RNA sequence: AAGACGGGCCGGGUUGCCGCUGGUAUGUACCAGAGGAAAGUCCGGGCUCCGCAGGGGAUGAUGCCGGGUAACACCCGGGCACUGUUUCGGUUUUACCGUAAUAGUGACAGCCAGUGCCGCAGAAAAUAUACCGCCAUUGAAAAAUGGUAAGGGUGAAAUGGUGAGGUAAGAGCUCACCGGGUCGACCGGUAACGGCGGCUGCAUGGUAAACCUCAUCAGGAGCAAGGUUAAGCAGCGGAUGGGUUCCCCGCCUGAUAUCCGCGGGUAAAUCGCUGAUGAUUUUUCCGGUAACGGAAAAACCAGAUAGAUGGUAACCGCAAACAGAACUCGGCUUACAGGCCCGUCUUUUUU
RNA sequence: GGGGACGUAGCUCAGUUGGGAGAGCGCUUGAAUGGCAUUCAAGAGGUCGAGGGUUCGAUUCCCUUCGUCUCCA
Numbered sequence: 001a002a003g004a005c006g007g008g009c010c011g012g013g014u015u016g017c018c019g020c021u022g023g024u025a026u027g028u029a030c031c032a033g034a035g036g037a038a039a040g041u042c043c044g045g046g047c048u049c050c051g052c053a054g055g056g057g058a059u060g061a062u063g064c065c066g067g068g069u070a071a072c073a074c075c076c077g078g079g080c081a082c083u084g085u086u087u088c089g090g091u092u093u094u095a096c097c098g099u100a101a102u103a104g105u106g107a108c109a110g111c112c113a114g115u116g117c118c119g120c121a122g123a124a125a126a127u128a129u130a131c132c133g134c135c136a137u138u139g140a141a142a143a144a145u146g147g148u149a150a151g152g153g154u155g156a157a158a159u160g161g162u163g164a165g166g167u168a169a170g171a172g173c174u175c176a177c178c179g180g181g182u183c184g185a186c187c188g189g190u191a192a193c194g195g196c197g198g199c200u201g202c203a204u205g206g207u208a209a210a211c212c213u214c215a216u217c218a219g220g221a222g223c224a225a226g227g228u229u230a231a232g233c234a235g236c237g238g239a240u241g242g243g244u245u246c247c248c249c250g251c252c253u254g255a256u257a258u259c260c261g262c263g264g265g266u267a268a269a270u271c272g273c274u275g276a277u278g279a280u281u282u283u284u285c286c287g288g289u290a291a292c293g294g295a296a297a298a299a300c301c302a303g304a305u306a307g308a309u310g311g312u313a314a315c316c317g318c319a320a321a322c323a324g325a326a327c328u329c330g331g332c333u334u335a336c337a338g339g340c341c342c343g344u345c346u347u348u349u350u351u
Numbered sequence: 352g353g354g355g356a357c358g359u360a361g362c363u364c365a366g367u368u369g370g371g372a373g374a375g376c377g378c379u380u381g382a383a384u385g386g387c388a389u390u391c392a393a394g395a396g397g398u399c400g401a402g403g404g405u406u407c408g409a410u411u412c413c414c415u416u417c418g419u420c421u422c423c424a
Stems, first nucleotide, its partner, number of pairs: 001347010012316007020033006035322001039333002042331005047222004054249004059218005064078005079108001080106007088098004109213002114211002116207003131152002133148006160178006179202001180200005186195003226271004235262006241253004280299008352423007361376004370407001378394005400416005
């Protein structure tokens, strides 16, 4: 210097002219005017309403540990597992096993609580098994009976692995190392977990994004929620209940009432609505490994209802991507031309 | 703006404790008929909307995404 991967940021700027929306003064000026995703509506809040939100059930969501937060399925830190690359060591050396470093990924509680499923193949698919093979006995042989899970074969998966001893042949049958299980009032850590020591030859596979169990959380609906005003219309039939937006209890309310169905009318205005206030924005400082928290100063930054944020000229060598607010905020996910910065690795060149 | 449902052959649709991809109509070929229709026999035709994950194995379970339909003032 180039390339690959990972992470973060920007995502046109300035000036003139002509327009559009809103605000302030009032015949014209001045000020403000889309995004990192405004998107999908996948999560979680604010806010509003449901006669207040109580109990139980059902249903749904979450699921290693600790922390952050208004809250979360989000974020930060740690643990464990798996995968890739590299280093070192060992062995049975095109390979396997272990160790360490580094990068990435993880819906990462529980299948010795229970139930279900594991097609085909295979002897046998979860508590049973001998197809081939091996060994023993019988037999002239074919074969029969018994032993055997070391070898073959089937399969995604076959009841720990390697080596030695042992044996009729074999087998944790015995031993060494590795792996596993279990116990500890031991050590480190808040914890997940790790280490150490004892015991156990070690039958009890996979699947919970199968039912389920355990723990925690959740009342429901959504700004077309909901309130007010104006205009207009034609009533009829049914029920005794109705509301709490799944069910039951409880609660509230009810006959000048309420609800359901059919029919008729309207297709307007205004509040909510955008912010003199906020989980707000910017800058600085402090605490914390970090997410984040605290303090100070300054700022007020789109608000339409057919729906504004655009067009054009010049310059910046080019302006071209994905896409556009509709009550609002924090995340996640998805789309994206081009550019900038940082880290790791590889290759080449120079010193 | 918000809520809900669906996507399987050319068309209309089935498909449940996850293991074979199917039915009717349509299409092609053959038979039957002097010929056509009806009828009979055989056959072709599928990225299960797309991508990823869980699992030995996915139309089915989970996530993301695309499209269509419908309801609410």
This is a predicted complex of two RNAs, RNase P RNA and transfer RNA, with 424 nucleotides together. Rfam match: Bacterial RNase P class A. By type it is a ribozyme. From the family's description: Ribonuclease P (RNase P) is a ubiquitous endoribonuclease, found in archaea, bacteria and eukarya as well as chloroplasts and mitochondria.